[in-house]
């Protein structure tokens, strides 16, 4: 310096206003959010995670949304500028934004101990 192993801690954000209706923060008009890692800085690129089943657990099957144009520049589908899209399952007048599984899991990030090199 670089690994292994263990132990802490972190570790998702969002319907103001108005219309229709018996009744919608679920429908219209309009607001509004963006998890990790990698990469020229990312919600739409590669890849993970979050859901559901097996199973003590390791570990494993399924499912897994969406952008383009134009400028800069070595280099950007990531910046600028401009117009666009997309958001699991239950519930409930239909839901990325309310309630609920969830004081939960989780991709990862800090730090710390100990050990090999």
């Nucleotide at each position: 310096u670089a690994g292994g192993u263990u132990c802490u801690u972190u570790g998702g954000g969002g319907c103001a206003g108005g219309g229709u209706g018996c009744a919608a923060u679920u429908c219209c008009c309009u607001a509004u959010c963006g998890g990790c890692a990698g990469u020229a800085u990312a919600g739409u690129c590669u890849g993970c995670g979050a859901g559901c089943g097996u199973u003590u657990u390791u570990a494993u099957g399924c499912a897994u949304g969406a952008u383009u144009c134009g400028g800069u520049g070595c280099a950007a589908a990531u910046c600028c500028g401009a117009a666009a899209c997309c958001g699991a399952c239950g519930g409930u007048a239909u839901a990325g934004u309310c309630c609920g599984g969830a004081u939960g899991a989780g991709a990862a990030a800090a730090g710390a101990a100990u050990u090999u090199u």
This is a predicted structure of a 117-nucleotide RNA (FMN riboswitch aptamer (RFN element)). The sequence was found by an Rfam model in a public genome assembly. The coordinates come from a structure-prediction model, not an experiment, and the mean pLDDT is 82.